This is a predicted structure of a 73-nucleotide RNA (transfer RNA) from Johnsonella sp. The gene name in the source record is trnfM. The sequence is in RNAcentral, with records from ENA. Rfam family: tRNA. It is annotated as a transfer RNA.
C1' cells in the first nucleotide's frame, strides 16, 4: 500500500435461505446441605465495532469508516 479472515453479554463462542438474539462459563437468588464445594431451578446482563443504503423485515446483502490478526511488498 494491496489481499483475506475477525469485531455478537463480563470472558470464549454460535446464529442455516434475510424473518421472536443463543450457547458454555462466570454472576446474582431460591432449592438441597449441620456447613461448604457439587448438583438442581429461575433470574438479570445485548440497542450484534460505527454511520448511511436496500428491503414489509437486516446479526445476515450493500457502502463508506474504526479497530485487530495474518500473508505480500
Nucleotide at each position: 500500500u494491496g489481499c483475506g479472515c475477525g469485531g455478537u453479554a463480563g470472558a470464549g463462542c454460535a446464529g442455516u435461505u434475510g424473518g421472536c438474539a443463543g450457547c458454555u462459563c462466570g454472576c446474582a437468588a431460591g432449592g438441597c446441605u449441620c456447613a461448604u464445594a457439587a448438583c438442581c431451578u429461575u433470574g438479570a446482563g445485548g440497542u450484534c465495532g460505527g454511520u448511511g443504503g436496500u428491503u414489509c423485515g437486516a446479526g445476515u446483502c450493500c457502502a463508506c469508516u474504526c479497530u485487530g490478526c495474518g500473508c505480500a511488498a